[in-house]
RNA sequence: GCCCCGGUAGCUCAGGGGGAGAGCGCUGCUUUGACAGAGCAGAGGUCCGAGGUUCAACUCCUCGUCGGGGCA
Numbered sequence: 001g002c003c004c005c006g007g008u009a010g011c012u013c014a015g016g017g018g019g020a021g022a023g024c025g026c027u028g029c030u031u032u033g034a035c036a037g038a039g040c041a042g043a044g045g046u047c048c049g050a051g052g053u054u055c056a057a058c059u060c061c062u063c064g065u066c067g068g069g070g071c072a
Base pairs, nucleotide, nucleotide: 001071002070003069004068005067006066007065010024011023012022013021018055026042027041028040029039030038031037048064049063050062051061052060
């Protein structure tokens, strides 16, 4: 330098045009003498940045950036 994969909740990750989600963690309640466990409820997101396409973009396209891998 070129190519490929990835960046979404505190963590690990789904979701690939119209509702932003799961598990774990966190908070509250119930249960206990108390803790753990269990059950129920809830909070928490500029979806890496900019531009483009579209009625509508986390999703498609382009450029950039960060991380990982490959070739030279």

Description: A computed fold for a 72-nucleotide RNA, annotated as transfer RNA. Its mean pLDDT, the model's own confidence on a scale to 100, is 85. Rfam family: tRNA. Rfam classes the family as a transfer RNA. RNAcentral holds the sequence, with entries from ENA.